[in-house]
Molecule: transfer RNA
Organism: Candidatus Zambryskiibacteriota bacterium
């Protein structure tokens, strides 16, 4: 250099154009003699720009960056 996957919460992951989701971890409440487990609730996320759309995490292009293949 060319071609290919992927980047979404503090973590791991999901989501086929219409309010962003689960776990797990953090916070608070219960329970409990304490605490622990377990139960109820709470915050928190779409990697950067640009385009197509009434509406983009998702569709198209650029850039970062991480993972493979070829050279």
């Nucleotide at each position: 250099g060319g071609g290919u996957g992927g980047u979404u919460a503090g973590u791991u992951a999901a989501g086929u154009g219409g309010u962003a989701u689960a776990a797990c971890a953090g916070c608070g409440c219960a329970c409990u003699c304490c605490a622990a487990a377990c139960g109820c609730g709470c915050u928190a996320u779409u990697g950067g720009g640009g385009g197509u759309u009434c509406g983009a995490u998702u569709c198209c292009u650029c850039c970062a960056c991480c993972g493979c293949c070829c050279g």